[in-house]
RNA sequence: GCUGGUGUGGCUCAACAGGCAGAGCAACUGAUUUGUAAUCAGUGGGUUGGGGGUUCGAUGCCCUUCACCAGCU
Numbered sequence: 001g002c003u004g005g006u007g008u009g010g011c012u013c014a015a016c017a018g019g020c021a022g023a024g025c026a027a028c029u030g031a032u033u034u035g036u037a038a039u040c041a042g043u044g045g046g047u048u049g050g051g052g053g054u055u056c057g058a059u060g061c062c063c064u065u066c067a068c069c070a071g072c073u
Base pairs, nucleotide, nucleotide: 001072002071003070004069005068006067007066010025011024012023013022019056027043028042029041030040031039049065050064051063052062053061
């Protein structure tokens, strides 16, 4: 330098040909307990790496860019 892959709550990952962004764990609150853990109930947390484009509508398509991984030269 070229090619491919990955990027989504704090972490690990979903979202099937574009149609309301979810789960588990963690965090917080409450119940239970002498107290902690465990258990049960509930709550908050995301400009989907950045920018632009297509579309009525984009996490998903197109362009560009950044980070990481792999391969080739």
A computed fold for a 73-nucleotide RNA from a candidate division CSSED10-310 bacterium, annotated as transfer RNA. Its mean pLDDT, the model's own confidence on a scale to 100, is 81. The RNAcentral record of the sequence draws on ENA and MGnify. RNAcentral records the identical sequence in 2 taxa. Rfam family: tRNA. Rfam links the family to the GO term triplet codon-amino acid adaptor activity. Rfam classes the family as a transfer RNA. About the family: Transfer RNA (tRNA) molecules are approximately 80 nucleotides in length.